This is a predicted structure of a 96-nucleotide RNA (Glycine riboswitch aptamer) from Oceaniglobus trochenteri. Its mean pLDDT, the model's own confidence on a scale to 100, is 76.

[in-house]
RNA sequence: CCGUCAGCGACGGGAGAAUCCGCGGGGCCCGCGCCCCCGGUGCCGAAGGAGCAACCGCCCCGGUAAACUCUCAGGCCAAAGGACCGCCGCCGACCA
Numbered sequence: 001c002c003g004u005c006a007g008c009g010a011c012g013g014g015a016g017a018a019u020c021c022g023c024g025g026g027g028c029c030c031g032c033g034c035c036c037c038c039g040g041u042g043c044c045g046a047a048g049g050a051g052c053a054a055c056c057g058c059c060c061c062g063g064u065a066a067a068c069u070c071u072c073a074g075g076c077c078a079a080a081g082g083a084c085c086g087c088c089g090c091c092g093a094c095c096a
Stems, first nucleotide, its partner, number of pairs: 003094003007090003011086003018041001020040003024037005042076003048072001049070003055063003
């Protein structure tokens, strides 16, 4: 110096599912109505979390992946968030 990988930051992209219900509480409002909270029902799978097949050690048993499974958490107009992807920069490791 080239390349690969990890982390951080900027930018761009980025799915799904309820604008459901309530003689419930609160705020604005003359009221209608709107918003927030609480509760209920249904639902989603892409923050995070949990589970396992092959495989490995191998007696029991233990270790172990994902965009798969679960739905604890989170979410179900929009916005925000968002796994992940692209690109740029910084930093580190490895390689020759």